[in-house]
RNA sequence: GCGGCAAUAGUAUAGUGGUCAGUACGCGGGACUGUGGAUCCCGAGACCUGGGUUCGAUUCCCAGUUGCCGCC
Numbered sequence: 001g002c003g004g005c006a007a008u009a010g011u012a013u014a015g016u017g018g019u020c021a022g023u024a025c026g027c028g029g030g031a032c033u034g035u036g037g038a039u040c041c042c043g044a045g046a047c048c049u050g051g052g053u054u055c056g057a058u059u060c061c062c063a064g065u066u067g068c069c070g071c072c
Base pairs, nucleotide, nucleotide: 001071002070003069004068005067006066007065010025011024012023013022018055027043028042029041030040031039048064049063050062051061052060
């Protein structure tokens, strides 16, 4: 230099044009408990950035950034 893959709550991840963006751990509150843990209930918290297509984009397209892999 070229090509491929990936980027979603603090962490690990699901989702795939519309209906509330879901789950687990973690975090906050409550119930329970002699205290704590465990268990149960409730809650906060996320689509890498910028453009484009579309009535509508987390999803499709382009460019960029970062990471991983391969080629040279």

The prediction has a mean pLDDT of 80. A computed fold for a 72-nucleotide RNA from a Candidatus Woesearchaeota archaeon, annotated as transfer RNA. RNAcentral holds the sequence, with entries from ENA. Taxonomically the source falls in Candidatus Woesearchaeota (Archaea, Nanobdellati). It matches the Rfam family "tRNA". From the family's description: Transfer RNA (tRNA) molecules are approximately 80 nucleotides in length.